[in-house]
RNA sequence: GACAUCCGCACGGGAGAAUCUGGUUCACACCAGUGCCGAAGGAGCAACCGCCCCGGUAAACUCUCAGGCAAAUAGGACCGCUGCGGAUCAU
Repeated sequence: GACAUCCGCACGGGAGAAUCUGGUUCACACCAGUGCCGAAGGAGCAACCGCCCCGGUAAACUCUCAGGCAAAUAGGACCGCUGCGGAUCAU
């Protein structure tokens, strides 16, 4: 120094799936049951690689342990030609 990368924070955007049944309640919440969702987290595997018994290693794929399922609230992977800080890089 500015954009090229990474991390964190802030801001903005951000989906899916029962206002299901019973108890209880004005309703929400709570308990039990059944059905469902995938984009917190978690787990699993291919190609490939290795010292080839075996092991390493991905996902937005798969599984649903967890989490979630009217609206609202909260959460939310990911994205942003936005801002700030740190690291790295170049000169």
Glycine riboswitch aptamer from Rhodovulum sp., 91 nucleotides, folded computationally. The sequence was found by an Rfam model in a public genome assembly. The coordinates come from a structure-prediction model, not an experiment, and the mean pLDDT is 80.